Notes:
Transfer RNA from a Candidatus Omnitrophota bacterium, 73 nucleotides, folded computationally. The organism belongs to Candidatus Omnitrophota, within Bacteria. Its Rfam family is "tRNA". It is annotated as a transfer RNA.
RNA sequence: GCUGGCGUAGCUCAGUUGGUAGAGCUCCUCACUUGUAAUGAGGAGGUCGCCCGUUCAAUUCGGGCCGCCAGCU
Numbered sequence: 001g002c003u004g005g006c007g008u009a010g011c012u013c014a015g016u017u018g019g020u021a022g023a024g025c026u027c028c029u030c031a032c033u034u035g036u037a038a039u040g041a042g043g044a045g046g047u048c049g050c051c052c053g054u055u056c057a058a059u060u061c062g063g064g065c066c067g068c069c070a071g072c073u
Base pairs, nucleotide, nucleotide: 001072002071003070004069005068006067007066010025011024012023013022019056027043028042029041030040031039049065050064051063052062053061
């Protein structure tokens, strides 16, 4: 330099024939317990990497850039 894949919550990851985003773990509160753990209930937490475009509407489609990984040279 070329090709491909990935980028979504603090962490690990889902999600998509385009229609306002979820799970598990973690954290907070409450219940239970003599107390802790476990269990149950509730809650908090996300400009879906950045910019532009298409569209009534973009995490999803198109382009560029950035970062990570792999292969080739």